c-di-GMP-I-GGC riboswitch aptamer from a Syntrophomonadaceae bacterium, 91 nucleotides, folded computationally. The model forms 95% of the base pairs in the Rfam consensus. It matches the Rfam family "c-di-GMP-I-GGC riboswitch aptamer". Rfam links the family to the GO term cyclic-di-GMP binding. The coordinates come from a structure-prediction model, not an experiment, and the mean pLDDT is 89. It was read from a public genome assembly, where an Rfam model found it.
RNA sequence: ACCGACAAAGGCAAACCUGUCGAAAGGCAGGGACGCAAAGCAAGGGGCCUGAGGUUUCUUAACCAAAACCAGGCCAGCCUGGCUGCCGAAA
Numbered sequence: 001a002c003c004g005a006c007a008a009a010g011g012c013a014a015a016c017c018u019g020u021c022g023a024a025a026g027g028c029a030g031g032g033a034c035g036c037a038a039a040g041c042a043a044g045g046g047g048c049c050u051g052a053g054g055u056u057u058c059u060u061a062a063c064c065a066a067a068a069c070c071a072g073g074c075c076a077g078c079c080u081g082g083c084u085g086c087c088g089a090a091a
Base pairs, nucleotide, nucleotide: 003088004087011036012035016031017030018029019028020027021026034077040083041082044080045079046078047075049073050072053070054069055068056067057066
């Protein structure tokens, strides 16, 4: 360097519940642990989700509704690439 143990010391915290912010996806805080060796950081590429707003189509008397797409947003515990990092059995 790689790698990752029924190792040691520690760490994080899914679902769900409560509060709060948001149009939503979701964020934050508390509780709670399914899991995690980067489940630390960061939305670059792909992807999921959302889409109050916009465009088009359809429809309507006009709206509404519906569908597709877009701007924007979100997710790092989906994949990939980037940055940083604790410990040290075996191979």